Predicted 3D model of a 102-nucleotide RNA (Glycine riboswitch aptamer) from Kutzneria viridogrisea DSM 43870. Its Rfam family is "Glycine riboswitch aptamer". Rfam's curators write: This family represents the bacterial glycine riboswitch. The sequence is in RNAcentral, with records from Rfam and Ribocentre. The coordinates come from a structure-prediction model, not an experiment, and the mean pLDDT is 77. Lineage of the source: Bacteria > Bacillati > Actinomycetes > Pseudonocardiaceae > Kutzneria viridogrisea. Of the family's consensus pairs, 91% are formed in the model. RNAcentral records the identical sequence in 2 taxa.
RNA sequence: AAACCCCGUGCGGGAGAGUUCGGGCCGGUAGCCAGCCGGUUCGGCGCCGAAGGAGCAACCCCUCCCCGGAACCUCUCAGGCGGCCAGGACCGCACGGGUGAG
Repeated sequence: AAACCCCGUGCGGGAGAGUUCGGGCCGGUAGCCAGCCGGUUCGGCGCCGAAGGAGCAACCCCUCCCCGGAACCUCUCAGGCGGCCAGGACCGCACGGGUGAG
């Protein structure tokens, strides 16, 4: 001085599922009511899974068993379901730290 690997940070990419039903409030349209449109809130039903969580487990570890680790599989608690914003497993690049094959 240094490959691979691990952790953190930054940048880029990053899916799925109701513009559903009902009630309240606000604004617009309307001479008024009703109706229609938009926003917000509460409740119901339906749905998604790639934050997190939980479960099983191929496999890893061990002579064996137990313990331990373990998914993008499953559940759907949480979260999310028009668009924008936010979130987002995972992938790429850069930087910092750790380790250290050679």